Record summary:
A computed fold for a 76-nucleotide RNA from a Bacillota bacterium, annotated as transfer RNA. The source organism's lineage runs through Bacteria, Bacillati and Bacillota. The sequence was found in a public genome assembly. Its Rfam family is "tRNA". From the family's description: Transfer RNA (tRNA) molecules are approximately 80 nucleotides in length. It is annotated as a transfer RNA.
């Protein structure tokens, strides 16, 4: 350097234009429950990588970034 992929709460993901002021497990606070813990029950707080554009409407879709993962080329 080119080609493909990926990018969502701490963390693993779900979404395939409108039903998402984004669900779910884990893990993190609280409350119940137990002599304690521990499982188990109920609540809660946590995310759409940046910028544009296209639509009436974007987490969906193009387009530029950028990180990352992977092929592959050069490297006298």
């Nucleotide at each position: 350097g080119c080609c493909g992929g990926u990018a969502u709460c701490g963390u693993c993901u779900a979404g395939u234009g409108g039903c998402c002021u984004a669900g779910g497990a884990c893990g993190c606070c609280g409350c119940c429950c137990u002599c304690u813990c521990a499982c188990g029950g109920c609540g809660g707080a946590a995310a759409c990588c940046g910028g544009g554009g296209u639509u009436c409407g974007a987490c969906u879709c193009c387009c530029c970034g950028u990180a990352c993962c992977g092929g592959u080329a050069c490297c006298a």